[in-house]
RNA sequence: AAUAAAAAAAGCUAAACCUAUCGCAAGAUAGGGACAGAAAGUUGCGGAUCCUAUAAAUUAAAGGGAAAGCCGAACUACCGAA
Numbered sequence: 001a002a003u004a005a006a007a008a009a010a011g012c013u014a015a016a017c018c019u020a021u022c023g024c025a026a027g028a029u030a031g032g033g034a035c036a037g038a039a040a041g042u043u044g045c046g047g048a049u050c051c052u053a054u055a056a057a058u059u060a061a062a063g064g065g066a067a068a069g070c071c072g073a074a075c076u077a078c079c080g081a082a
Stems, first nucleotide, its partner, number of pairs: 012037002017032006035069001041075003045072003049066004
């Protein structure tokens, strides 16, 4: 110097739920809140998941949208024993 999954330290994110606003919806934003997280940082590439149908009802998701804290992938990354 590199790798690094322990301990400790410095910090970080924020589930469910509640309130307000926006949206047909999934859901998003802000505030509160804390289930959990060593990549729960970024991307949305693959699989899975959710919403959305014209003209009345029902079914279907091609197309469009959502989230990604489900599994995998790529890029970046704090401390530093064995």